[in-house]
RNA sequence: GCGACCAUAGCUCAAUUGGCAGAGCAAAUGACUCUUAAUCAUUAGGUUGAAGGUUCGAUUCCUUCUGGUCGCA
Numbered sequence: 001g002c003g004a005c006c007a008u009a010g011c012u013c014a015a016u017u018g019g020c021a022g023a024g025c026a027a028a029u030g031a032c033u034c035u036u037a038a039u040c041a042u043u044a045g046g047u048u049g050a051a052g053g054u055u056c057g058a059u060u061c062c063u064u065c066u067g068g069u070c071g072c073a
Base pairs, nucleotide, nucleotide: 001072002071003070004069005068006067007066010025011024012023013022019056027043028042029041030040031039049065050064051063052062053061
């Protein structure tokens, strides 16, 4: 230099042809317990890496940029 892939909750990851953003773990609260742990229930937590474009509507499609991983030279 060229190419591919990845970026979504604190962490690990879903979201099947564009149509309300979810799960597990972690956290908080409550129940249980002498207390803790475990277990059960509930709750909160997201400008979907950034900027534009297309569309009635974008995590999803297109362009550029940023960061990371890998391959080729």
Model confidence (mean pLDDT): 81 of 100.
The RNA shown here (transfer RNA) has 73 nucleotides and comes from a bacterium.
Rfam family: tRNA. By type it is a transfer RNA.
The sequence is in RNAcentral, with records from ENA.